[in-house]
Molecule: RNase P RNA; transfer RNA
Organism: uncultured Microbacterium sp.
RNA sequence: GGUCGGCCGGACGGUCGCGUGGCGGGCAACCGCACCGAGGAACGUCCGGGCUCCACAGGGCAGGGCGGUGGGUAACACCCACCCGGAGCAAUCCGCGAGACAGUGCCACAGAGAGAAGACCGCCUCUUCGGUCCACGGUCCCUGAGCUUGUCGACGGGGUCGAACGGUGAAGAGGUAAGGGUGAAAGGGUGGUGUAAGAGACCACCGGGGGCCGUGGUGACACGGCCCGCCAGGUAAACCUCGCCCGGAGCAAGGCCAGACAGGGGAUGUUGACGCGGCUCGCCGAGUCCCCGGGUAGGCCGCUGGAGCGGCGCGGCAACGCGUCGCCGAGAGAGAUGACCGUCGAUGGGACCGUGAGGUCCCGGAACAGAACCCGGCGUACAGGCCGGCCCGU
RNA sequence: CGCGGCGAUCCGGGUGGUCCCGGGCUCCGGUUCAUACCCGGCAGUGCUGCGGGUUCGACUCCCGCCGUCGCGU
Repeated sequence: GGUCGGCCGGACGGUCGCGUGGCGGGCAACCGCACCGAGGAACGUCCGGGCUCCACAGGGCAGGGCGGUGGGUAACACCCACCCGGAGCAAUCCGCGAGACAGUGCCACAGAGAGAAGACCGCCUCUUCGGUCCACGGUCCCUGAGCUUGUCGACGGGGUCGAACGGUGAAGAGGUAAGGGUGAAAGGGUGGUGUAAGAGACCACCGGGGGCCGUGGUGACACGGCCCGCCAGGUAAACCUCGCCCGGAGCAAGGCCAGACAGGGGAUGUUGACGCGGCUCGCCGAGUCCCCGGGUAGGCCGCUGGAGCGGCGCGGCAACGCGUCGCCGAGAGAGAUGACCGUCGAUGGGACCGUGAGGUCCCGGAACAGAACCCGGCGUACAGGCCGGCCCGU
Repeated sequence: CGCGGCGAUCCGGGUGGUCCCGGGCUCCGGUUCAUACCCGGCAGUGCUGCGGGUUCGACUCCCGCCGUCGCGU
C1' cells in the first nucleotide's frame, strides 16, 4: 500500500418522567414498591418457512420461479466447500454458470456477402474485339566491334510496314474464399504439397470439438492414450426445449364472549351458487351478491419460551449438527424506551510551546435509524472506532 | 397487509439499431396604435431517475436502489 473477516457503535452516576405485567394499599378514580423495557440493521417488504382458515390441500392445463457439482437447512433465489470461466504480480474478487448439431426468430449502419453466406477489387482459364506502348516478324537508314575486306556485318539507336503467339486494353462466360476492403462478428492458425489460380482438397505441427478407453475424484471435472478433418458464428436476461420446485389467502389470518338494531327491494342458486387468485375435472352442500334504511366502533385469546441466546465438549475442511449446563431479553391502545445535570469522552476546529516526535489550553460534543404475529436470509443506510488473518513492495 | 404504474421544466406518444418525436416553453420576424390570440422559422432549450449486468449495440430486456402517484383489502 492492498485485501478479507469479526466486534462495538457513546461510558458511569444522580434527578424527573413514560409503558405492559407483578406485589401491596384503596369502594373506586388512583397511589406506592422493586424488576424489565428497541436494532445490527427493528428499515425496504425482495425471497423462503412456521402459524391460521379455505377438500385431508386433490388431478390436469395455463402461469411463475430456479439452473455447474456435492453438502447444510424447516425451507430458500440463502450459506459452505469444490469445479469451470474471467480480472489481478498476489492475497483475493466477480459470474441469472443447463441446452445454439430439436425447431423458429433477430444480427441496425457499413459491406459484394450476416448464415450450409458471398465474386466489389484482386488472382486464374476460355471466347470475341481492339490497339501498336513493350516484346515479335519483314524492310530501310545511322553507328560500326570484328575479319573471310565484302552489295559482309555482332551489339546499340532510329524510321516504316505487318500480324495476333505473349505482356497489355475492353466486353462476355466461368473458376477461386489465399490477399484487399466493410463490420461487433466473414466458416481455425503457421508452413508446405498441389493447382490454370486456389481451397482441410491433401500433409506436418499447434488450437478447438466429438467418440472410445484408462487413471484420480461421491460428483462437476482434471490428466493421459487412440481414432475422426469434425472446424457449421453470436444471441435463450428472444420465443422455445430439458430437469427440478411452487394450491390460495393473509394476524384486519382465525376463534370465543358481551352488547345494540328494523327492516325493505332486487339478482342468482339443489338443473349445484359461494368456497377454489385463471380455465377445467373433482370435492363440499345452502346460501351468496348488490342497493336503500337502522345499529355498533367493546373485551379476551391468538401474543411471544423460540427452527431462542450464551458457555463447554464431540463430529465435520466448512456451512452446520449432536450432547450437556446455565439464562429469560419489549410486547401494548394509532402505538411507551426520553429529558436535564455532573464527571469522562473517539474524531474535528483554533491558539500557544517545541528543531522534531509531541505536549498544554479553549470550543464543540456522536452516524444510520425506531419493534407491532414470529423466525431464517438477501438488499439498502450508517459519523466513527477496535481487533485479527493474508498478500505485495521496501 | 397486498398489488400496479410512472420519472425531460410541463403534457402526450414511441420502439433492441446511433438524429427519439409532437405539442408546450424561450428567442427572432410578421400582424396590431399596443398587448394577447394568430402566422412563420434548416432558430434555440431541455431528457430517457441512479448504479450494475446481458448484448456488437439498452430509453426498451434483467437485477438492486431512490422518488412519486394510484388501486384493492